[in-house]
RNA sequence: UCUGAAAAGGCCAAACCCGUUGUGAGGCGGGGACGGAAAGCUACGGGUCUCAAGGAUGCGAGACAGCCGGGUUGCCUGAG
Numbered sequence: 001u002c003u004g005a006a007a008a009g010g011c012c013a014a015a016c017c018c019g020u021u022g023u024g025a026g027g028c029g030g031g032g033a034c035g036g037a038a039a040g041c042u043a044c045g046g047g048u049c050u051c052a053a054g055g056a057u058g059c060g061a062g063a064c065a066g067c068c069g070g071g072u073u074g075c076c077u078g079a080g
Stems, first nucleotide, its partner, number of pairs: 001079002004076001011036002016031006034066001040072003044069003047064005
C1' cells in the first nucleotide's frame, strides 16, 4: 500500500421483552442475538421516516450512521 476467502484475541448488537424518556419518528439503560470487517465517528449528497405547539401545504423543525454513497479514525487477517 492493497485485500476481507478462511480464521481469531477481542468488539458491536437486529427482531422481541422490560424500564425510562419524547407529541412522534426515535433516544437511553437492562435482557436477548439476526447479523456486522468499520454495525466506530460524521446528517455532507441521495433516500426513508416523524411532527405536539408554531406556521399554513411544503415551508420549518426533527429522527435514522444496522438504507446507499462521501469524509475521517482504527482492530485483526492475508499478500506485497

A computed fold for an 80-nucleotide RNA from a Deltaproteobacteria bacterium, annotated as c-di-GMP-I-GGC riboswitch aptamer. The source organism's lineage runs through Bacteria, Pseudomonadati, Myxococcota and Myxococcia. It was read from a public genome assembly, where an Rfam model found it.